Predicted 3D model of a 105-nucleotide RNA (SAM riboswitch aptamer (S box leader)) from Terribacillus aidingensis. Of the family's consensus pairs, 97% are formed in the model. Rfam family: SAM riboswitch aptamer (S box leader). About the family: The SAM riboswitch is found upstream of a number of genes which code for proteins involved in methionine or cysteine biosynthesis in Gram-positive bacteria. NCBI's taxonomy places the organism under Bacteria, Bacillota, Caryophanales, Bacillaceae, Terribacillus. Its mean pLDDT, the model's own confidence on a scale to 100, is 84.
RNA sequence: UUCUUAUCAAGAGAGACGGAGGGAAUUGGCCCGAUGAUGUCUCAGCAACCAGUCUGAGAAAGACACGGUGCUAAAUCCAAAAGGUAUCCGCCUUAAAGAUAAGAA
Numbered sequence: 001u002u003c004u005u006a007u008c009a010a011g012a013g014a015g016a017c018g019g020a021g022g023g024a025a026u027u028g029g030c031c032c033g034a035u036g037a038u039g040u041c042u043c044a045g046c047a048a049c050c051a052g053u054c055u056g057a058g059a060a061a062g063a064c065a066c067g068g069u070g071c072u073a074a075a076u077c078c079a080a081a082a083g084g085u086a087u088c089c090g091c092c093u094u095a096a097a098g099a100u101a102a103g104a105a
Base pairs, nucleotide, nucleotide: 001105002104003103004102005101006100007099008098013043014042015041016040017039021032022031023030026080027079028078029077044072045071046070049068050067052064053063054062055061076097081094082093083092084091085090
């Protein structure tokens, strides 16, 4: 990097550095940002995908949180393609794209 499978409306922030844009990409919207965002580091936390331990007849289910990841503004911030519904505004479902985990090449 590619493929497969699963999940993505829950949850969880302080300090230091730094100094201008940022929220993946394109377009449109809507937000965040000099009362310092995005980012990096440290610490803390959340979660429970993998591993582990325990309960259990059990590859069921559950508990724990010392390991490997991940995450800690807004639904993956929203929409875009297809379909359904509706007089309209809209609403719903699925896909695509993306993110994360595990496995494989």